[in-house]
Description:
A computed fold for a 71-nucleotide RNA from Candidatus Iainarchaeum sp., annotated as transfer RNA.

RNA sequence: GCGUCCGUUGUCUAGCGGUAGGAUCGCACCCUUCCAAGGUGCUGACCCGGGUUCGAAUCCCGGCGGACGCA
Numbered sequence: 001g002c003g004u005c006c007g008u009u010g011u012c013u014a015g016c017g018g019u020a021g022g023a024u025c026g027c028a029c030c031c032u033u034c035c036a037a038g039g040u041g042c043u044g045a046c047c048c049g050g051g052u053u054c055g056a057a058u059c060c061c062g063g064c065g066g067a068c069g070c071a
Stems, first nucleotide, its partner, number of pairs: 001070007010024004018054001026042005047063005
């Protein structure tokens, strides 16, 4: 330099055009003599810019970052 893949809460991860879900962490409550474990609830996210579309995490273009391959 070229190509392929990936980028979603603090962390891991699902989501193939129609209100972004789960686990874990955190907080509150319940349970317990206390702690742990367990139960219920809450908070918190789509890398950036542009385009297509009634509607974009999703499709297209560019950028940035990461992984792998070729040179």
Its Rfam family is "tRNA". The family's RNA type in Rfam is transfer RNA. NCBI's taxonomy places the organism under Archaea, Candidatus Iainarchaeota, Candidatus Iainarchaeia, Candidatus Iainarchaeaceae, Candidatus Iainarchaeum.